RNA sequence: CUCUUAUCGAGAGAGGUGGAGGGAUGUGCCCUAUGAAGCCCGGCAACCGUCGUAAUUUGACAUGGUGCCAAUUCACACAAAGCGUUUGCUUUGAUAGAUGAGAG
Numbered sequence: 001c002u003c004u005u006a007u008c009g010a011g012a013g014a015g016g017u018g019g020a021g022g023g024a025u026g027u028g029c030c031c032u033a034u035g036a037a038g039c040c041c042g043g044c045a046a047c048c049g050u051c052g053u054a055a056u057u058u059g060a061c062a063u064g065g066u067g068c069c070a071a072u073u074c075a076c077a078c079a080a081a082g083c084g085u086u087u088g089c090u091u092u093g094a095u096a097g098a099u100g101a102g103a104g
Stems, first nucleotide, its partner, number of pairs: 001104008013041001015040003021031003025077004042069003047065002049061004073096001078093006
């Protein structure tokens, strides 16, 4: 990097360091010196894992491997349906993205 598969409406510090950026991309809209990213500590969760149940369900744990800690994956990006008519609203699905596990 590609493929398969599961999940993405919940959860997580008023700490230290650091100094200007960040929210994948585009547009919008936000966050940010009442300090951004990064790093450390802390925390959340429970995909892998461990221990039981049970017969592919269900419960517990968090020492290990990841992940995550503004806003639904911040909203929309494509298609269909319904409503509305001044280019909008709603729903569903797809695309894209993120993360885990497995394969190449």

SAM riboswitch aptamer (S box leader) from Niallia taxi, 104 nucleotides, folded computationally. The prediction has a mean pLDDT of 84. NCBI's taxonomy places the organism under Bacteria, Bacillota, Bacilli, Bacillaceae, Niallia. It was read from a public genome assembly, where an Rfam model found it.